[in-house]
RNA sequence: AUUGAAAAAGCUAAACUUAUCGUGAGGUAAGGACAGAAAACUAUGGGUCUCAUGGAGAGAUCGCCAGGUUACCAAAG
Numbered sequence: 001a002u003u004g005a006a007a008a009a010g011c012u013a014a015a016c017u018u019a020u021c022g023u024g025a026g027g028u029a030a031g032g033a034c035a036g037a038a039a040a041c042u043a044u045g046g047g048u049c050u051c052a053u054g055g056a057g058a059g060a061u062c063g064c065c066a067g068g069u070u071a072c073c074a075a076a077g
Base pairs, nucleotide, nucleotide: 002075003074004073011036012035016031017030018029019028020027021026034063040069041068042067044066045065046064047061048060049059050058051057
């Protein structure tokens, strides 16, 4: 570096509910468990969404797609 999740050890936590932050998309914590082989990090490209708007723009989403960085186990090489 490749493939894979059969085994083992583990990991994350959708929808929803409660509290809280935010104009908002959404975020955080607890409960919860749809799903995931990187559902780890990164907003780099695109997509979608929000705010503003004459123009310029500013944000959100990585569990939308792709890229970059890193990583447990097994197998093959």
This is a predicted structure of a 77-nucleotide RNA (c-di-GMP-I-GGC riboswitch aptamer) from Sulfurovum sp. The sequence was found by an Rfam model in a public genome assembly.